The part of an RNA shown here (small-subunit ribosomal RNA, central domain) has 348 nucleotides and comes from an uncultured bacterium. The RNAcentral record of the full RNA draws on ENA and SILVA. Its mean pLDDT, the model's own confidence on a scale to 100, is 87. Its Rfam family is "Bacterial small subunit ribosomal RNA". Its family is annotated with structural constituent of ribosome and ribosome in the Gene Ontology.
Context: one part of a larger RNA
This record gives sequence, C1' cells and structure tokens, in this order.
RNA sequence: UGGGCGUAAAGGGAGCGCAGGCGGGCCGGUAAGUCUUACUUAAAAGUGCGGGGCUCAACCCCGUGAUGGGAGAGAAACUAUCGGUCUUGAGUACAGGAGAGGAAAGCGGAAUUCCCAGUGUAGCGGUGAAAUGCGUAGAUAUUGGGAAGAACACCAGUGGCGAAGGCGGCUUUCUGGACUGCAACUGACGCUGAGGCUCGAAAGCCAGGGGAGCGAACGGGAUUAGAUACCCCGGUAGUCCUGGCCGUAAACGAUGGAUACUAGGUGUGGGAGGUAUCGACCCCUACCGUGCCGGAGUUAACGCAAUAAGUAUCCCGCCUGGGGAGUACGGCCGCAAGGCUGAAACUC
Repeated sequence: UGGGCGUAAAGGGAGCGCAGGCGGGCCGGUAAGUCUUACUUAAAAGUGCGGGGCUCAACCCCGUGAUGGGAGAGAAACUAUCGGUCUUGAGUACAGGAGAGGAAAGCGGAAUUCCCAGUGUAGCGGUGAAAUGCGUAGAUAUUGGGAAGAACACCAGUGGCGAAGGCGGCUUUCUGGACUGCAACUGACGCUGAGGCUCGAAAGCCAGGGGAGCGAACGGGAUUAGAUACCCCGGUAGUCCUGGCCGUAAACGAUGGAUACUAGGUGUGGGAGGUAUCGACCCCUACCGUGCCGGAGUUAACGCAAUAAGUAUCCCGCCUGGGGAGUACGGCCGCAAGGCUGAAACUC
C1' cells in the first nucleotide's frame, strides 16, 4: 500500500504552464521492464511446509521451500524504445451567424441635489405616534433657466457571454474566446499539472482628482427599565476616476480537470440539414449551451440521475474525533491592516 471529499472532516477562488505522471490505430526492429529455463551466491541458527526424537509440549533433529543479488540462454503478448505509416484525438484553413466577453474614446434621456429667476403663502417633512430638522430673511408646491456627480427604468427572460471573480443606456475604434457547417491541410502535435507565473467581488491602504445621492464612525430626536440598536433628522471616511498595493469571501453547484459509455419526456438560447410551402411559420434529424421532470444505477438518507453524486481510466488538490486554533513560534509576502504556511501542552 486503507477508506474517503454535494449536506457528516475533506475540491485548491480561477486560469496558463516548466518538470513529472498518464496517453489513439496499424506494421517492423531492439529486448530495458516482464516471463521461462539451467547455473551461481545469499555461513549456521531462525521463519513456512513435511517427517522424526524426548510419555505430550516447550525443546531438539532431518528434509524441503520461500524472498534478494550476479552472470548466461531463450520468449516477444503487454509497457518501453527506435523506424515507418494512418486519421478517428488535437490543431489549422475556409464559409457563416450569436453574445451585458475585455479595453479606450465620445454621446444621450429620466431621476436626485444644489444655484438663479417667476408664481404663491404658512406651513413642510417625518413616524406606530412623535420630536429633533427645514420655513415669514418666504420654505414645501409649481414654472423657466443653469450646474454637478452617480446609476442606466422599460426591453429583461431558471435568456446571453466569460476560466473564475464577474459583465447590462447608445455609438465608434482596438481585441479575446466559443459555436455551427464543410472535410482542404498537419499527422498524436494529447490530458493533467507539484513548484512557478498571471487574473482575482467587497472592504481596506498609498498618491492625486472628484463628491449628486447613499452612507460605517460621529452628533441629535425618539423608543425603552436601560437602548452604546432596530425607527427618525443630520453626517465624515467611503462609495466614483487615474496610477500603485492588498489577495481575502457562504470566491457556492458548499460538487477539481479531461475522456468514454449508460432509457426516456418536456422547455429555452445559437448554428446546420431535411420535409412541406409561392414564401414564412410548423414538423423531423443531428450538434453546442442552459433549465425542469424522471428510469436503471447510486446514496446513510436527503437526493443525484447524459450539465451524474451512475459505470470506468488518467492526473492534481485535500481529509483522518471535538476544543485548544486557523491560535503560538519560525519562515515568506505586505506601507499597514493583515495574508500564506501552520503546531504542541492541556482537556473532553
């Protein structure tokens, strides 16, 4: 060398990828792994098996075996390796259409707040009820004009796109990926991936801008036994932009990636083909995605069920009773906040 990882402990937040591990069909060579054979060596004792001696056993004796090392001969199915070849895996070209995929620049309307002016007068606002607050220095309401910032109603959909985080007004430019069709080209070029590198919501940090609304902290009004809250009136950081850090999350499908196989039914998004038709729709077939239901199977149950948690293979990550503790110490990273790695005593 076991058993596991949706919910009991356990899938790395996500991608790219060096090393490594694993890897399609056919033909031929070699013989490293593998197998056969004979030899040699591994002192004896011990150990497995068979037999025997002390009345048995322990104990003792005899025989035989097991495993390791070495060099030789042989086998060639599998693995490996070398050479050749193939196209179904993978990729390229060509023809198409879909999309909130990413980056930058510009533009638009509704709403909010503020400012100016007009009309107008005593209230407005807020709540369970109030009060703080605003208002005769003319508010609220309403009309016209102006300024600013942020977010984009309807469309909008278990709709779409993206590896994940995530992405939603319109236009332009630059740009990534996927899908469908065809079967022209390459000819296994593949899968996974310890380290490594890159991306990574919100909050937070540094520098410079910006600041309408909202709003931690904070002030006030209420409520209450109290009210460091829930409700109300204000309001600073922040929320926004540029550049640089941080690197976390219930980063969730709490389900790693890849490939193959295994009943169906019904929606929906994107191609294609066929049938029908004047044409479109409809209907049928196959592909890619996204939902619901459900059989076998599976599961502790719940449930999952071709988007598997079914049946298998390959590779990575992770778990091994609760607390102590994601703590201490050390190391690495960070401006800091802190992050990553990560114990033990003790205790139940």